Annotation: A computed fold for a 252-nucleotide part of an RNA from Flagellimonas sp. S3867, annotated as large-subunit ribosomal RNA, domain VI. Rfam family: Bacterial large subunit ribosomal RNA. The coordinates come from a structure-prediction model, not an experiment, and the mean pLDDT is 87.
[in-house]
Context: one part of a larger RNA
RNA sequence: CGUUAGAAAUUUGAGUGGAUCUGAUUCUAGUACGAGAGGACCGAAUUGGACUGACCGCUGGUGCACCAGUUGUCCCGCCAGGGGCAUCGCUGGGUAGCUAAGUCGGGAUGGGAUAAGCGCUGAAAGCAUAUAAGCGCGAAACCCGCCACAAGAUGGGAUUUCUUUAAAGGGCCGUGGGAGAUGACCACGUUGAUAGGCCGUAGGUGCAAGGGCAGCGAUGUCCGCAGCCGAGCGGUACUAAUUGCCCGUAUG
Numbered sequence: 001c002g003u004u005a006g007a008a009a010u011u012u013g014a015g016u017g018g019a020u021c022u023g024a025u026u027c028u029a030g031u032a033c034g035a036g037a038g039g040a041c042c043g044a045a046u047u048g049g050a051c052u053g054a055c056c057g058c059u060g061g062u063g064c065a066c067c068a069g070u071u072g073u074c075c076c077g078c079c080a081g082g083g084g085c086a087u088c089g090c091u092g093g094g095u096a097g098c099u100a101a102g103u104c105g106g107g108a109u110g111g112g113a114u115a116a117g118c119g120c121u122g123a124a125a126g127c128a129u130a131u132a133a134g135c136g137c138g139a140a141a142c143c144c145g146c147c148a149c150a151a152g153a154u155g156g157g158a159u160u161u162c163u164u165u166a167a168a169g170g171g172c173c174g175u176g177g178g179a180g181a182u183g184a185c186c187a188c189g190u191u192g193a194u195a196g197g198c199c200g201u202a203g204g205u206g207c208a209a210g211g212g213c214a215g216c217g218a219u220g221u222c223c224g225c226a227g228c229c230g231a232g233c234g235g236u237a238c239u240a241a242u243u244g245c246c247c248g249u250a251u252g
Base pairs, nucleotide, nucleotide: 001152005163006162007161008160009159010158011157015149016148017147018146021049022048023047024046025045026044027043033038051106052105053104054103055102059100060099061098062097066093067092068091069090070089071086072085073084074083075082076081110144111143112142117137118136119135120134169247170246171245172244173189174188175187176186177185194240195239196238197236198235199234200233201232203229204228205227210223211222212221213220214219
């Protein structure tokens, strides 16, 4: 821009893509078969491999938010306590998120029409013949079925609702996000929990500073499972989402 008024929502599915894998073991059954050795079809169940989708409760990884320990040096006048820099200085842990090696799931069942193949009926050709007319069975292949996208499917579909006037609706702007390169998408904008702050808390770290006591001291211990943090969860209008502006209305 189109789909011939505009708009919101829900859809149909022409078509497109994906998937389609397979082992072992057990039962049937040491049965059928076979002199024996050996050893099934058919059918049923269990458990794997590879591939693949989703997810983070578990096991872990990461985690330049966070907590602790610690070295050198500079600084905060000194002590104590801290801060900067040194690969995030190094080391030990680690929430959320993201993740695999972790967890759960998937290939199916079934239908249609067939291939090779196997048949029924059956003439030409009194027989025979699955074929000439006709009918049936029969594969991971084919068409459906399963999953995803899908009306620019210009063949532009359908349904419901809203607006008949500066309308319905949308955008700008702002606060943000499980969304994201930018657009877009989603949530919210005071009739408000959208983000921050604050209050609490799951959780992380691992017992702060200060003081008391013990020790010559390093240090230990008690107040104290402390202190600090807390991307998650819950609450709370304290802060910021103010006020507004624009687009949008049927023939050519």